[in-house]
Small-subunit ribosomal RNA from an uncultured Bacilli bacterium, 1558 nucleotides, folded computationally.
RNA sequence: AGAGUUUGAUCCUGGCUCAGGAUGAACGCUGGCGGCAUGCCUAAGACAUGCAAGUCGAACGAGAUGGCCCGAUGAAGUGGAAGUGCUUGCACGGAAGCGGAAACGGAAUAUCCAUCUAGUGGCGCAAGGGUGAGUAACACGUAGGUAACCUGCCUUAGAGACUGGGAUAACAGUUGGAAACGACUGCUAAUACCGGAUGAGAAUAUGGAAGAUACGUUUUUCAUAUUUAAAAGGAGCAAUCAAGCUUCACUUUAAGAUGGGCCUGCGGCGUAUUAGAUAGUUGGUGGGGUAAAGGCCUACCAAGUCAACGAUGCGUAGCCGACCUGAGAGGGUGAUCGGCCACACUGGGACUGAGACACGGCCCAGACUCCUACGGGAGACAGCAGUUAGGAAUAUUCGUCAAUGGGGGAAACCCUGAACGAGCAAUGCCGCGUGAAGGAAGAAGGUCCUAUGGAUUGUAAACUUCUGUUGUAAAGGAAGAACGACCUAAGUAGGAAAUGACUUAGGAGUGACGGUACUUUAUUAGAAAGCUCCGGCUAACUACGUGCCAGCAGCCGCGGUAAUACGUAGGGAGCGAGCGUUAUCCGGAAUUAUUGGGUGUAAAGGGUGCGUAGGCGGUUUGAUAAGUCAGUGGUGAAAGCCUAGAGCUUAACUCUAGUAAGCCAUUGAAACUGUCGAACUUGAGUAUGGUAGAGGCAAGCGGAAUUUCUAGUGUAGCGGUAAAAUGCGUAGAUAUUAGAAGGAACACCAGUGGCGAAGGCGGCUUGCUGGGCCAAGACUGACGCUGAGGCACGAAAGCGUGGGGAGCAAAUAGGAUUAGAUACCCUAGUAGUCCACGCCGUAAACGAUGGAUACUAAGUGUCGGGCAACCGGUGCUGAAGCAAACGUAUUAAGUAUCCCACCUGAGUAGUACGGUCGCAAGGCUGAAACUCAAAGGAAUUGACGGGCACCCGCACAAGCGGUGGAGCAUGCUGUUUAAUUCGAAGAUACGCGAAGAACCUUACCUGGGCUUGACAUCGAACUGAAAGCUGAUGGAAACAUUGGCCCUCUCUCUCGUGAGACAGUUUAGACAGGUGGUGCAUGGUUGUCGUCAGCUCGUGUCGUGAGAUGUUGGGUUAAGUCCCGCAACGAGCGCAACCCUUACCUUUAAUUGCUAACGCGUAAAGGCGAGAACCUUAAAGGGACUGCCGAUGACAAAUCGGAGGAAGGUGGGGAUGACGUCAAAUCAUCAUGCCCCUUACGUCCAGGGCUACAGGCGUGCUAUAAUGGCUGGUAUAAAGAGAGGCGAACUCGUGAGGGGGAGCAAAACUAGAAAAGCCAGUCGUAGUUCGGAUUGAAGUCUGCAACUCGACUUCAUGAAGCUAGAAUCGCUAGUAAUCGUGAAUCAGAAUGUCACGGUGAAUACGUUCCCGGGUGUUGUACACACCGCCCGUCACGCCAUGGGAGUUGGUAAUACCCGAAACUGGUAGCCUAACCUUAACAGGAGGGAGCUAGUGACGGUAGGAUCAGCGACUGGGGUGAAGUCGUAACAAGGUAUCCCUACGGGAACGUGGGGAUG
Repeated sequence: AGAGUUUGAUCCUGGCUCAGGAUGAACGCUGGCGGCAUGCCUAAGACAUGCAAGUCGAACGAGAUGGCCCGAUGAAGUGGAAGUGCUUGCACGGAAGCGGAAACGGAAUAUCCAUCUAGUGGCGCAAGGGUGAGUAACACGUAGGUAACCUGCCUUAGAGACUGGGAUAACAGUUGGAAACGACUGCUAAUACCGGAUGAGAAUAUGGAAGAUACGUUUUUCAUAUUUAAAAGGAGCAAUCAAGCUUCACUUUAAGAUGGGCCUGCGGCGUAUUAGAUAGUUGGUGGGGUAAAGGCCUACCAAGUCAACGAUGCGUAGCCGACCUGAGAGGGUGAUCGGCCACACUGGGACUGAGACACGGCCCAGACUCCUACGGGAGACAGCAGUUAGGAAUAUUCGUCAAUGGGGGAAACCCUGAACGAGCAAUGCCGCGUGAAGGAAGAAGGUCCUAUGGAUUGUAAACUUCUGUUGUAAAGGAAGAACGACCUAAGUAGGAAAUGACUUAGGAGUGACGGUACUUUAUUAGAAAGCUCCGGCUAACUACGUGCCAGCAGCCGCGGUAAUACGUAGGGAGCGAGCGUUAUCCGGAAUUAUUGGGUGUAAAGGGUGCGUAGGCGGUUUGAUAAGUCAGUGGUGAAAGCCUAGAGCUUAACUCUAGUAAGCCAUUGAAACUGUCGAACUUGAGUAUGGUAGAGGCAAGCGGAAUUUCUAGUGUAGCGGUAAAAUGCGUAGAUAUUAGAAGGAACACCAGUGGCGAAGGCGGCUUGCUGGGCCAAGACUGACGCUGAGGCACGAAAGCGUGGGGAGCAAAUAGGAUUAGAUACCCUAGUAGUCCACGCCGUAAACGAUGGAUACUAAGUGUCGGGCAACCGGUGCUGAAGCAAACGUAUUAAGUAUCCCACCUGAGUAGUACGGUCGCAAGGCUGAAACUCAAAGGAAUUGACGGGCACCCGCACAAGCGGUGGAGCAUGCUGUUUAAUUCGAAGAUACGCGAAGAACCUUACCUGGGCUUGACAUCGAACUGAAAGCUGAUGGAAACAUUGGCCCUCUCUCUCGUGAGACAGUUUAGACAGGUGGUGCAUGGUUGUCGUCAGCUCGUGUCGUGAGAUGUUGGGUUAAGUCCCGCAACGAGCGCAACCCUUACCUUUAAUUGCUAACGCGUAAAGGCGAGAACCUUAAAGGGACUGCCGAUGACAAAUCGGAGGAAGGUGGGGAUGACGUCAAAUCAUCAUGCCCCUUACGUCCAGGGCUACAGGCGUGCUAUAAUGGCUGGUAUAAAGAGAGGCGAACUCGUGAGGGGGAGCAAAACUAGAAAAGCCAGUCGUAGUUCGGAUUGAAGUCUGCAACUCGACUUCAUGAAGCUAGAAUCGCUAGUAAUCGUGAAUCAGAAUGUCACGGUGAAUACGUUCCCGGGUGUUGUACACACCGCCCGUCACGCCAUGGGAGUUGGUAAUACCCGAAACUGGUAGCCUAACCUUAACAGGAGGGAGCUAGUGACGGUAGGAUCAGCGACUGGGGUGAAGUCGUAACAAGGUAUCCCUACGGGAACGUGGGGAUG
């Protein structure tokens, strides 16, 4: 950084797709280790279990336990004396005595110590942790404000802590309940609660002074008045008492710090198919409320406020630092980490508090789950684990408080699923390893190929040497630990001293991770490689299998028998503990374009103007400083990114330092923009004078023409068409004359002429009226340009009401045409067309080109003005430039500026829904699902056209003769058959392959045989023969069985039972064989266009390119033949020529041919000698070249005419067939790949078939007769053939032919006679003396054999046919026609084929038409190329979607009802510890239950709105190898097409009106 994909190819437009990066990922295959990260994206679904917030006994009472205490010097127990009080028989008291307890017992709870605990009390629980449902909002970000505020714990500073009081939990008792949990009575404490005092630098009010100010207010200070506080606490030290000291806690004030509340500017989603929203709504005043401003709330007053710079509604969404991507600008995202917000089952509510309307608090309502004794209760993992559900998918019911941090505490300590760690997962990033070096017999095996061999896997392996990372075993073994508190010692300030506070030194102790990291030793190459891909994009190819199947596929596309694209294998490429796939985002995509796109024809300029908002705006000058620029300051959290370093062995990772945009403030600058002021005239306008015009509106007038009516003349037609018919007309049409009526339109002038903004405007006159242009240069002084919405105008058709109606004419009717004809053509004809008024608002409303301004070569036509210079319109040609090209080009599509409108793949579709306008028709606005990989523009080369032009051809025409009708022959189809073998199929199959089917051929059928085979090669064994000749039996033969005769190869040696060669037989398998398939796998060969004149290349030039040029043009030719011209110059394959033949001549030669002269000779005869003149033969040459003359032409090429010549303009004929086309024909000539058969799809044999026969077609023969038939006579060829042959004479036969066998391997002999012709005769127009089919009989020949199934002969028979419908073929001169001759094939068998000669015409004006071809040009939607492409209905399958009676659900409101908890207000019959009065009772103040008013969630009712789901039926749409009907479009597409509109029609469509040219 680009690439693939529209086309036959090209350029462009334009979409789709790919290569890159990324991820909280998932899935498939695979998996060694470590480090660092990350891990429910779905159901804000539901949750079992455990844990996640407690702590303080140095606040308090109480309880429990232990200690302190007593006991063998005697406990408990027992006992009860003295004595005391007196109520006089009780209480207290407890002696003596008894008793005999230590692994215990007791006493007393009076005091003290230690530990623990439920409760009261304090602090915390508002943090930490989770989640992203809601939220489009001051929620977030950023910058500010708060003179409108709060802030527990903490810090600093000041002041203070005085004096009283009454309760209550715990506890005890009674009691309710299943439980949860209570109720009542009684007792008690506090750092719990309450009263009073004190009180300023606090608060409030008033007044004074000073400052600030936005004039609203506010700061500081002074004075006065009023109001407001606390725990006499805890611990320690010290102390005789009392007092005191220290510290913690407490109260208050002022500050700070921290954390918050509120307000504001700016910023960041979609939708206008959401355009109006709003009643506490906007503002004010008074009041209330709050920590605090405020409609935050309330009463009253006013009627505002927001909105096109997008209000309101709806949908979606936590926001940011950042993360991903990108060159950047941007785009996307908002996991982990960090900041903010919101939420805690759903909804509502407050309480407490410094802080909450509170995740692990409370109350109420709802849904759900659980417990229950049915009365009632309990619960909330979006904390950590875990479960279940959902899902493609996301982990352990782990360890520790060691560190960091948090809560409580004086502290020790306690708590901490925060956190730190470990576990699981390749989820990601990073690092390491799976070995290293040597090693060629290039091993084996695999795979492939051109297969006795090679290539590849591949130094790869084996093998040798080495290393030991990781792993395994063993040993050692960290850092992370520092503080606090404790012990010891010392010091500092203060104090009377001590405790205490602070500092320093030393000591001891503390590790979940973890015996982990790390280190060392030992040890074996041992334990460790896969995944994807290999047609192009895109690195990497072969074989086999499959056969439009199975399958692949990101796009293009692969697969229908040779698949580098499917599957497998070998090999290769890429990455690597991963690799692929899927999903999503950015990129590539300049494919939304600010950077950085467009709108004539590709998508796209509004139909036109006026004008609002907005945007933009001339010259000079002054001021200002909003934009702009510069400096400075603040902020920009941390992390991240970037830069430089550092620490883990490296890296990832982590640490340290530095850096930015933006925003705000401030200071300056003044060019430009803005704003304000002053001027100017060139932009714009006004006035004056001229001027052109189908500009508009209204009224009037005019003539021509059509039609109708009246009257006349006049008679049989008129009209209409390609041709007709319908129609009109003898009731008098058409035609013609005169008159009248009525409506509509205005010929000529008339013009790429004029006017208008566009639509549009055309007789003449008048009136009213808009705009333009020119001249001169007076006036105003930027007044301008554009223009979203808006308003106005707006062809035709159409609509409404009322007129009018001549012509024309949708619809309609009839007639034609046609397969049909709802059309084109004709005859009629209604709406309409016209007028008035009102709608509609669209057109190819086009220059397919928005408006304005300025600038940028020329030439030329025309209109208006001007004396002119010139100015203004309207056209053409063209420069530069632009453009994909076409083209455009001062009337830009050029160069620039400003403003508006519009576009973003094609179809669906300008459709649906919604809205809006309209009487309606409809207009405007305007999607999606789904489908496709294209759709499209311009140009190029072809092909094609019922386009054009030119030219040629037996192409037509002009002629001659045929075919099509008959009979027969022959081929084909069809049918039949056991088989009728196969191929050939328009031209270019059909007397073709087949130059010859009785057997053979033969491939087909039936039957009978063979199986290494009828044929080839190889092994082994046997034989020396075999073969050949000749038999027999069976048999149709093949074949099977069995004889005879004949006969004995060659070489070498070791001389044999040898070896080899040769040959045969037998046998095994390799193989043979196949006219089996594929001509669409092929070679070769062939047909056709076409003997048409074309087809190309090199270099150059033009074009972005495909391509063009050359090869076109002017002439000419049979010809791309030649000449001239020309950005072309040359060349090649074709044409022509060279070759053969024929026509003339010469030379040479002379047998078998020839014979003039000489001679011989015959009845005659080149018969003979001889000759080489002639003819002929066959060799070599010559000859003809537009060479010569004239004319025409361009002084050319050439053409025409002529001369000469045997021949004249390629002399006639042949051979010769360019590049290519038809997947043309042939696998059955041959060859051949692949496939198939192998006791048969091979091979042999016999018989049959290819010869069938209703019908059809092609090609021929013979005829239909007198230009003839028959009979007789008679003349004249050429070219071929001949030995298994041609076969003479002679002879037999009516004849076919037989006998015969001369001659001839041929200029010699033979077939052999040419025939038509000519000369005579006859027949006389008839189914005949034409014609000969068919049939009967008898024969001949060939052949093993003529039955199926040969040819010929003789006699007899004597069919159809009397010149042939539509249609169609050949031929232009030695041709057609006609006549015979020969040959190949061949035993025999031509009417076919090929060849030969004889006789021998007619016609061609000409190129309009048919067919084919060539060249140029034009159109094209074709390129498989018109046998093309392609449109619509209908039928069928599938898909998505609109409507739809209705039905189901959601959402947000409105009105009303109900009214929980709660809060606020009121009230006080009832209740009430603290304060007051009172001796007390009681009363008061205050408070409360209750009641009540307001607000109020859930719920209910109602009518609507809106969004979705389903829905009988229904509408169109899309799509689907071979359905139906037509043929609308593309060519003049056969009626030019298209646009708007109206009507009609199975359908494409048709017609009317107006418009466009695409």

The coordinates come from a structure-prediction model, not an experiment, and the mean pLDDT is 82.
It matches the Rfam family "Bacterial small subunit ribosomal RNA". Gene Ontology terms of the family: structural constituent of ribosome and ribosome.
The RNAcentral record of the sequence draws on SILVA.